The part of an RNA shown here (small-subunit ribosomal RNA, 3' major domain) has 478 nucleotides and comes from a metagenome.

[in-house]
Context: one part of a larger RNA
RNA sequence: UGACGGGGGCCCGCACAAGCAGCGGAGCGUGGGGUUUAAUUCGAUGCGACGCGAAGAACCUUACCAGGGCUUGACAUGGUCAGGACGCCGGCGGAAACGUCGGUUCCCCGCAAGGGGCCUGAUCACAGGUGUUGCAUGGCUGUCGUCAGCUCGUGUCGUGAGAUGUUGGGUUAAGUCCCGCAACGAGCGCAACCCCUGUCUUUAGUUGCUAACAGGUCAAGCUGAGCGCUCUAAAGAGACUGCCGGUGAAAAACCGGAGGAAGGUGGGGAUGACGUCAAGUCCUCAUGGCCUUUAUGUCCAGGGCUACACACGUACUACAAUGGCCGGUACAAAGAGUCGCAAACCCGCGAGGGGGAGCCAAUCUCAAAAAGCCGGUCUCAGUUCGGAUUGGAGUCUGCAACUCGACUCCAUGAAGCUGGAAUCGCUAGUAAUCGCUGAUCAGCAAGCAGCGGUGAAUACGUUCCCGGGCCUUGUACA
Numbered sequence: 001u002g003a004c005g006g007g008g009g010c011c012c013g014c015a016c017a018a019g020c021a022g023c024g025g026a027g028c029g030u031g032g033g034g035u036u037u038a039a040u041u042c043g044a045u046g047c048g049a050c051g052c053g054a055a056g057a058a059c060c061u062u063a064c065c066a067g068g069g070c071u072u073g074a075c076a077u078g079g080u081c082a083g084g085a086c087g088c089c090g091g092c093g094g095a096a097a098c099g100u101c102g103g104u105u106c107c108c109c110g111c112a113a114g115g116g117g118c119c120u121g122a123u124c125a126c127a128g129g130u131g132u133u134g135c136a137u138g139g140c141u142g143u144c145g146u147c148a149g150c151u152c153g154u155g156u157c158g159u160g161a162g163a164u165g166u167u168g169g170g171u172u173a174a175g176u177c178c179c180g181c182a183a184c185g186a187g188c189g190c191a192a193c194c195c196c197u198g199u200c201u202u203u204a205g206u207u208g209c210u211a212a213c214a215g216g217u218c219a220a221g222c223u224g225a226g227c228g229c230u231c232u233a234a235a236g237a238g239a240c241u242g243c244c245g246g247u248g249a250a251a252a253a254c255c256g257g258a259g260g261a262a263g264g265u266g267g268g269g270a271u272g273a274c275g276u277c278a279a280g281u282c283c284u285c286a287u288g289g290c291c292u293u294u295a296u297g298u299c300c301a302g303g304g305c306u307a308c309a310c311a312c313g314u315a316c317u318a319c320a321a322u323g324g325c326c327g328g329u330a331c332a333a334a335g336a337g338u339c340g341c342a343a344a345c346c347c348g349c350g351a352g353g354g355g356g357a358g359c360c361a362a363u364c365u366c367a368a369a370a371a372g373c374c375g376g377u378c379u380c381a382g383u384u385c386g387g388a389u390u391g392g393a394g395u396c397u398g399c400a401a402c403u404c405g406a407c408u409c410c411a412u413g414a415a416g417c418u419g420g421a422a423u424c425g426c427u428a429g430u431a432a433u434c435g436c437u438g439a440u441c442a443g444c445a446a447g448c449a450g451c452g453g454u455g456a457a458u459a460c461g462u463u464c465c466c467g468g469g470c471c472u473u474g475u476a477c478a
Base pairs, nucleotide, nucleotide: 001478002477003475004474005473007472008471009470010469011468012467013466015462016461019426020425022423026317027316029314030313031312033310034308035307042053043052064303065302067300068299069298070297073126077125078124079123080122081121082120083119084118087104088103089102090101091100092099093098107116108115109114128292129291131290132289133288137286138285139281140280141279142277144275149188150187151186152185153184154183155164156163157162168179169178170177194269195268196267197266199237200236201235202234203233204232205231208227209226210225213224214223215222240263243257244256245255246254247253319419323378324377325376326375327374328373329372335366336365337364340359341358345354346353347352385416390411391410392409393408394407395406396405432454433453434452435451436450437449438448
C1' cells in the first nucleotide's frame, strides 16, 4: 500500500421487512447428470453450466458408430507428360458412393505451324484435419456492475516503500455539486449529446381520415368532394429547480406550491471506466507450437445424437364455480408476404382439399385477437374438473415420417383436491393474467425475440440475512 475480521461509523440495492404470484408435490415438454450403448459427437459446471452454443438432429445438418469405397484427394495454386472440345444419352452390377461397357458431339484465334480456355489421367510440390493445447494467442463474450469508482502531470511532504490531490463539513442517483483544505490542474468513467414514448405547432394528404355539402345502400368513406379531425413522418416548440414560499452556511441542495401534457434523471432503451476471475470460446473466425498424411483426410447408404432403474434445473397444463361447456357479441398493437401471403365461393365433423380474385403491399392477404360482455347449462362430485396414456381412422410437409414429425377425428379417461424442508421473481401500466406476431424453418416451438388487451397489493422501516461503496481500526496475511 492492499486484502481480510463472527472490529467500528456512514450509505445504497426487491438485500431484508410489507405484499402479490410462483417453484419444491402431480402429469407432460425441454436441458443437464448418471447409467446404458457399436455410437448414444463435442463444448458449457456455484452465483456467472443445465429451453446454454442449437434462430429449429427424420435424410442433410453431423463433428459419433458399424459397414462399403477413394488416396494429389470433396477443395486451392503451380510445374512436367499424355489424351480429349465442354458435354449429352443409354445398358449392366450395386444400398449408394462407385465400378464397368456402349453410343453421340468435336471449341476459339489462325492458311498452317502454333497458341488460348476447359476437362480427364499419370506424376511432383502440396492440399485436408470440428485432431490437441483457451494455461502459447488475437478477436468476441460473461461477471463484479450502470457499481462510482480508476488514474495522471506539476508541486509539496516522507531516507524510502509511498502520501497528498481522491481526505474533512454538507449534498446527490453519481469522485453530482458547494464550502473548506499544500495543493493546483487534467484524463478515463457519471451526466449530457443518440433512439423510442408522453403534449403542442408547422409542412404534407395517398394507399390514410370523414366534420360539413351532395349522391347512395339492408349496411358500409361506398362515390363525388374535402384535408377541419384521426393518423402517417419530417421539421420545430416544450422542462431549465426557470418562478414563488420555507429550511440551509448570502452555498450546493432539500421540502412544499403555482403554472403545465409532463417536475426535479418525466418513462423505457442503447451506452459497461481501470481492472478481477490463467472465467468462457482453438467446434464461428483468425492464429503459434505439437500431432496426423492409403488417414485423425474424404465420398456413400444405414444407424446414433430421440436409449431409461434413477435423482436435478427450467418451462407448460392442471387440481376447478373469480370455474367448465354451449350460443351470441365487442375492442388491439407490432409484424410478415413473389421459391411468397392467399380472399370470395364449393367439398369435408375436422386437420385439410379444390379454387384462384387481389397483393412486391398505410391499398391485397395472413387475420379469428383472447381474456371481456350478454344469455343458457352444470351444482361441489375425482365431476360436464383434469387431460396423460393407449387403440383405431385420417390430413399435411417431404425422395422418404419404422427407428424419429406436426396436426385432426372417434374411442379411452391416468396422476392430480393447492404441494415438507427449503427456495425464486416483482415497487406501476410493474406483478399477475389474456391472446397476437416474428426469426430459424420443406415440415416441426410448451423455447426464444418482440407486440398489445385487462390490470393489482404493499413498502412501518434499516435490527437482522446477502451483495456493494466511502472513512476508520486491528493483523502472526501478500
The full RNA is in RNAcentral, with records from SILVA.